[in-house]
The prediction has a mean pLDDT of 83. A computed fold for a 73-nucleotide RNA from an uncultured bacterium, annotated as transfer RNA. Its Rfam family is "tRNA". It was read from a public genome assembly.

């Protein structure tokens, strides 16, 4: 060069034939407790790599870059 995976919340990840985002942990509050610890409840947090294109809609579907990994010259 060329072929394949991978990019979604802070962190590891889900996300079925396109219908408008989830779960664990971390974090904040609250209950428990004589305090913590465990547990439970509840909040918070995503322009879903980027840019364009199909569509009534796009994380999904295509096209091109981008970076990460695998494999072949």
């Nucleotide at each position: 060069g060329c072929g394949c995976g991978g990019u979604u919340a802070g962190c590891u990840c889900a996300g079925c034939u396109g219908g408008u985002a989830g779960a664990g942990c971390a974090c904040u509050c609250g209950a428990c407790u004589g305090a913590u610890a465990c547990u439970c409840g509840a909040g918070c947090g995503g322009u879903c790599c980027a840019u364009g294109g199909u569509u009534c809609g796009a994380a999904u579907c295509c096209a091109u870059g981008a970076c990460c990994g695998c494999g072949c010259a």